A computed fold for a 260-nucleotide part of an RNA from Marmoricola sp., annotated as large-subunit ribosomal RNA, domain VI.
Context: one part of a larger RNA
RNA sequence: CGCUGAAACUUGAGAAGGCUGUCCCUGAGUACGAGAGGACCGGGACGGACGAACCUCUGGUGCACCAGUUGUCCCACCAGGGGCACCGCUGGAUAGCCACGUUCGGACAGGAUAACCGCUGAAAGCAUCUAAGCCAGGAAGCACGUUUCAAGAUGAGUUCCACCGGGUUAACCGGGUAAGGCCCCCAGUAGACGACUGGGUUGAUAGGCCGGAGGUGUACAGCAGUAAUGCCUAGCCGACCGGUACUAAUGGGCCGAGGG
Numbered sequence: 001c002g003c004u005g006a007a008a009c010u011u012g013a014g015a016a017g018g019c020u021g022u023c024c025c026u027g028a029g030u031a032c033g034a035g036a037g038g039a040c041c042g043g044g045a046c047g048g049a050c051g052a053a054c055c056u057c058u059g060g061u062g063c064a065c066c067a068g069u070u071g072u073c074c075c076a077c078c079a080g081g082g083g084c085a086c087c088g089c090u091g092g093a094u095a096g097c098c099a100c101g102u103u104c105g106g107a108c109a110g111g112a113u114a115a116c117c118g119c120u121g122a123a124a125g126c127a128u129c130u131a132a133g134c135c136a137g138g139a140a141g142c143a144c145g146u147u148u149c150a151a152g153a154u155g156a157g158u159u160c161c162a163c164c165g166g167g168u169u170a171a172c173c174g175g176g177u178a179a180g181g182c183c184c185c186c187a188g189u190a191g192a193c194g195a196c197u198g199g200g201u202u203g204a205u206a207g208g209c210c211g212g213a214g215g216u217g218u219a220c221a222g223c224a225g226u227a228a229u230g231c232c233u234a235g236c237c238g239a240c241c242g243g244u245a246c247u248a249a250u251g252g253g254c255c256g257a258g259g260g
Stems, first nucleotide, its partner, number of pairs: 001152001005160002008158002014149004019048007032037001050105005058099004065092005070085006111142001116137001118134002163175004180255004184200005205248003208244005214237003222231003
């Protein structure tokens, strides 16, 4: 830009995916083969690579979480802290994001066929799968089926909306609206910016507060000890799960069809 304006939900022309190995059981030590050896068909188990989703487990990361600790400067000093030193170093670690983790996927059935293998069968009294004929067989391939995308598939379906003025009554021009949308604001399952998603007081969208989960691992004070330290007791805390209008989403503006 197109599809008359719009918001949702669909149909599916078309496109993509389609992998593969090892072992076991039975048949059967059978068919086959002089022997050595050794099947078809059918059933089952476990893998590889690839792909998708996810974070319960395991393992990473986790520079605004907790603890320990060195040097130095500062908060007058003690105690307790702060800055800098690779996040100073070290030990852990929630959410999120991940794989080395977990779960799942490729299917099954029938159909039409290729090479090929057949039945019947003449031309050519034979033979011949072919010339006529066969409701014959036959593939990881084809169509279908299955999963995903998909109407720029140039015009598919349902629902919602439905005028005034001018104009040769035609194209068209102007204006205010409808359904609806945007601006603006609070945010994040989204994100370079746009976009997308949720919310905007008829409100739990974010922050705060409260509770819980979870992390760290026993703060401060007290007691004992000259002290190191020990006992008692916790304390602190990002993202997670909820609750609660305390704070902030105020107030408002603009755009947007008139077809057949």
Taxonomically the source falls in Marmoricola (Bacteria, Bacillati, Actinomycetes, Nocardioidaceae).